[in-house]
Context: one part of a larger RNA
RNA sequence: GAGUAGCGAAAAGGUGAGUGAGAAUCUCACCCGCCGAAAGCCCAAGGUUUCCUGAGCAAGGCUCGUCCUCUCAGGGUUAGUCGGGACCUAAGCCCAGGCCGAAAGGCGUAAGCGAUGGACAACAGGUUGAUAUUCCUGUACUAUUUUUAGCGUUUGAGAGAUGUGUUGACGCAGGAGGAUAUGUUGAGCGCACGAAAGGUUGUGUGCGUCCAAGUAUGUAGGUGGUUUCUCUAGGCAAAUCCGGAGAAGCUUAACACUGAGAUACGAUGGGGAGUGAAAAAUAAGUAGCGAAGCAAUAGACUCCACACUGCCAAGAAAAGACACUAUCGAGCAAAAAAAUACCCGUACCGCAAACCGACACAGGUAGGCGAGAAGAGAAUUCUAAGGCGCGC
Numbered sequence: 001g002a003g004u005a006g007c008g009a010a011a012a013g014g015u016g017a018g019u020g021a022g023a024a025u026c027u028c029a030c031c032c033g034c035c036g037a038a039a040g041c042c043c044a045a046g047g048u049u050u051c052c053u054g055a056g057c058a059a060g061g062c063u064c065g066u067c068c069u070c071u072c073a074g075g076g077u078u079a080g081u082c083g084g085g086a087c088c089u090a091a092g093c094c095c096a097g098g099c100c101g102a103a104a105g106g107c108g109u110a111a112g113c114g115a116u117g118g119a120c121a122a123c124a125g126g127u128u129g130a131u132a133u134u135c136c137u138g139u140a141c142u143a144u145u146u147u148u149a150g151c152g153u154u155u156g157a158g159a160g161a162u163g164u165g166u167u168g169a170c171g172c173a174g175g176a177g178g179a180u181a182u183g184u185u186g187a188g189c190g191c192a193c194g195a196a197a198g199g200u201u202g203u204g205u206g207c208g209u210c211c212a213a214g215u216a217u218g219u220a221g222g223u224g225g226u227u228u229c230u231c232u233a234g235g236c237a238a239a240u241c242c243g244g245a246g247a248a249g250c251u252u253a254a255c256a257c258u259g260a261g262a263u264a265c266g267a268u269g270g271g272g273a274g275u276g277a278a279a280a281a282u283a284a285g286u287a288g289c290g291a292a293g294c295a296a297u298a299g300a301c302u303c304c305a306c307a308c309u310g311c312c313a314a315g316a317a318a319a320g321a322c323a324c325u326a327u328c329g330a331g332c333a334a335a336a337a338a339a340u341a342c343c344c345g346u347a348c349c350g351c352a353a354a355c356c357g358a359c360a361c362a363g364g365u366a367g368g369c370g371a372g373a374a375g376a377g378a379a380u381u382c383u384a385a386g387g388c389g390c391g392c
Base pairs, nucleotide, nucleotide: 013031014030015029016028017027018026032389033388034387035386040369041368042367046349047348050347051075052074053073054072055071056070060068061067080141081140082345083344084343085342087118088117092113093112098107099106100105122139123138124137125136126135142341143340144339145338146337147336150332151331158328159327163324164323165322166321167320171311172310173309174308177304178303179302182298183297184296185295186294188209189208190207191206192205193204210270211269214265215264216263217262221258222257223256224255225250226249227248228247229246230245231244232243234242235241274289275288312315355364356363371383372382373381374380
C1' cells in the first nucleotide's frame, strides 16, 4: 500500500425463550422464505472413524461461537438366505512342458486366475444414543444329518459320471393385449371437532381408510403338433438319451412346458388415524390402549416378455439343470419332527463441507426410486413427504 480489496452464488430472514463469563451466529418454540426428476430417499466407486454419547474452545472454522465434519475420552458395524469366497466362465492375465532369443526375456498348449455376466435359499413388523433382510417377534425357505411307514437284497432297491446329448443361450426397433405398482374421487366406512368476527348439526370440517415372503390352486396369455412302435453306417466306448429313417393313432384341440396377476391360508398376527399415563416436574406425546379398512375410476418408463411382428449390422462362454448309459451296488426312503450351517464386508458421507479438484472450492462424479395440481411430458410453475435458508 491499507484497516483498502475480499469474507465464495441475490433461497431471507424475524420474534420470543433457554444456556452461558460472554450470544446476530448454539438450543428450543412460533412465524417467514427456498428445493421438491431435488437442494428428497436408496446404493456402487472412493474416503477410512468423519458415526454416537459426554466433556472442551489454544489452534482449524474466511466474522462470532457456549457450536462443529475441530480437540480429548468412552462407545458403536452382530447374517445358512444381502454382497463376495468355499460354484462357473468372458475380455484379459499368468503359464508346467514346448518354440524362439547375446543376456534380460518374448510367444504360447494343458492347468489356473479373473465379473462388469451365469448359477444360488427370507419376508413383514418391532427395537438402539449409535446396527439391522444381520438383534428380537412371527411366519418361511436351502443344504446336510437323525428317527421310519413303505420298498428292496442277483427275479437288482437305489445311486450314477470327470463320459454322451439336450437345455442353459442371449441383437435392435415397433405395436397391441393382460396385470400390477401408484394416484384420484366418494352423500361409503371409522375416529375426532363444533368454531378468534356475522353465519354454519348439514350434502359440515379435518384425518385415516393397509400388509410381505412362503404354501396351495394354475388364470389372462405364450411356445411346441403330439403319442406309441420298429430299424439305425452318426454322437471317439456304451446308451432305453439325442440325431437319422419308417409305420400307426389322435387331431386344430387336446396334451405338455411356460406364465404375470388373482384368490385362499399366512393373519385370533402386524400396522393403524387417534387416544394417552405414572415414578417426577419441563419427564412424554414416551409406556399402554387402539376404530374403520369398502366402492368407483385413472394407470405406468414396472411385470407377463425380446413373448409377438418386423429388420439387418445377424446379436458370449462355462458351470448349473435335465436325460442317457458306462459303472457301483445292499440297503434305500415319503410325510412329520428335531439338529447343524464356515470365512470376509456391514458404522458414516456418498451430486457432497466426508470422493476427485492444494481450500468447509458456484467445477466433476456410474446405477435405482422419484408423489399431487395444470400439462404431451422426467419440460415449466406452485406444492407433499423429506430437506434446507448456502459460517459475516
Predicted 3D model of a 392-nucleotide part of an RNA (large-subunit ribosomal RNA, domain III) from a biogas fermenter metagenome. Rfam family: Bacterial large subunit ribosomal RNA. Its family is annotated with structural constituent of ribosome and ribosome in the Gene Ontology. Its mean pLDDT, the model's own confidence on a scale to 100, is 83. RNAcentral holds the full RNA, with entries from SILVA.